Background
The RNA shown here (transfer RNA) has 73 nucleotides and comes from a Candidatus Woesearchaeota archaeon. Rfam family: tRNA. The family's RNA type in Rfam is transfer RNA. The sequence was found in a public genome assembly. Taxonomically the source falls in Candidatus Woesearchaeota (Archaea, Nanobdellati).

RNA sequence: GGACCGGUAGUUUAGCGGCUAUAACGUCUCGUUUACACCGAGAAGGUCGGCGGUUCGAAUCCGCCCCGGUCCA
Numbered sequence: 001g002g003a004c005c006g007g008u009a010g011u012u013u014a015g016c017g018g019c020u021a022u023a024a025c026g027u028c029u030c031g032u033u034u035a036c037a038c039c040g041a042g043a044a045g046g047u048c049g050g051c052g053g054u055u056c057g058a059a060u061c062c063g064c065c066c067c068g069g070u071c072c073a
Base pairs, nucleotide, nucleotide: 001072002071003070004069005068006067007066010025011024012023018056027043028042029041030040031039049065050064051063052062053061
């Protein structure tokens, strides 16, 4: 330098162009307990890597760039 795969919550992750973006773990609150843990109920937490484009509508499609990985040279 070239080809391909990936980037979504603190972590891991689901997500046919269309309802308020999903779950688990973690965090916080309440219940339970003498207390902690387990367990049960609830809550907070996301500018979907960045900038443009297409579209009535984009996490999703297209272009460029950034980051990580694999392969080729």